[in-house]
């Protein structure tokens, strides 16, 4: 220095053709149980990496940066 992919909840990851964002595990309440612990139920948690832009509307499409992998040079 070029190219791909990839940033979304604490944490691993989904999100279809653009139309108010989701699971599993973690936390926290209940219930069950002598306790725990496993099991049910249920609850809170997001500015979706930044900043423009397109459009009525953006995770999702455009551009232009940050970061991480990997592959050329």
């Nucleotide at each position: 220095g070029g190219a791909u992919c990839g940033g979304u909840a604490g944490c691993u990851c989904a999100g279809u053709c653009g139309g108010u964002a989701g699971a599993g595990c973690a936390g926290c309440u209940g219930a069950c149980u002598c306790u725990u612990a496993a099991u049910c139920a249920g609850c809170g948690g997001g500015u979706c990496c930044g900043c423009g832009g397109u459009u009525c509307g953006a995770c999702c499409c455009c551009g232009c940066g940050c970061c991480g992998a990997u592959c050329c040079a």
A computed fold for a 73-nucleotide RNA from Bacteriovorax stolpii, annotated as transfer RNA. Lineage of the source: Bacteria > Pseudomonadati > Bacteriovoracia > Bacteriovoracales > Bacteriovorax. It was read from a public genome assembly.